Model confidence (mean pLDDT): 78 of 100. The RNA shown here (FMN riboswitch aptamer (RFN element)) has 145 nucleotides and comes from Neobacillus mesonae. The organism belongs to Neobacillus, within Bacteria.
[in-house]
This record gives sequence, C1' cells and structure tokens, in this order.
RNA sequence: UAUUUCCUUCGGGGCAAGGUGAAAGUCCUUACCGGCGGUGAUGAAGCAUGGCUUCUUAGUCCGUGACCCGGUUAACAAUGGUUAAACGGUGGAUCUGGUGAAACUCCAGGGCCGACAGUUAUAGUCUGGAUGGGAGAAGGAUAAA
Repeated sequence: UAUUUCCUUCGGGGCAAGGUGAAAGUCCUUACCGGCGGUGAUGAAGCAUGGCUUCUUAGUCCGUGACCCGGUUAACAAUGGUUAAACGGUGGAUCUGGUGAAACUCCAGGGCCGACAGUUAUAGUCUGGAUGGGAGAAGGAUAAA
C1' cells in the first nucleotide's frame, strides 16, 4: 500500500404568513427542505512553482439506498399463509443566457421533482410502520502478500 475475515460507533432535512371552508401543517397564494458513492473547468491550503498534492463543489448527469412487486431457498405453519435471507424487477425531476478550447457540475436567471399507509379535506414538510432497515462513512482487530 491494496486485499481477506470480523468488531464497534455513526449514518435525513423541511409549511412561517395569508385565503377558502363545518373541517386543511393535505386545497389556493406563498414559504421551506435536498440521503449515500462517483464525476467535476469551483474554492481553499501547502510545496521543490514544472505543475503536483491534500481538503472541498450536482435534489434534476452516472450509479445507488429506504418503500413497493416477483419468484427461489430456509424455518414456522397447515393450505389462507407468516417470517428471514440472497437475488431480480419497478422507481422522480433542467432549461435559457454568460465565460471558455471544453460546462446538464462554475456564474446569472427561470423551471421542475419528491415511496407506502393514515387523516372531518387531496400531504416532499403532520402522524405511523421506524427504538426498524439502509446506501455508505469513520475507527479498530485479524491473517496472508
């Protein structure tokens, strides 16, 4: 230094104000929020000033997690299934202008998107499954090269 097998910890934010109404944090005006990894022309620091190194920059690019669906396997159950595991599937959204050799990432402006169940009334923001799961992050141990 990369790898093997483990352990521990961490691992999601957000309706203020007004309107209608019997009733809305759910509708309307408007406000607010943006998981994880990658890429990256941003920014910062350092150096031997050649450029390089380190940290850092995307809700809408690439990939991915939660939710949902499917068969398979195992256990339970006893024909209705239930639970777990790995796997597969589904799964939302960006343009215009500027600079430039190059921008869907920079700068300016305008858009757009957001699981399921519940609810006196339709939910990204309330309540619930969830003191759950989880992409992954950090630290430590282990054996071999």
The sequence was found by an Rfam model in a public genome assembly.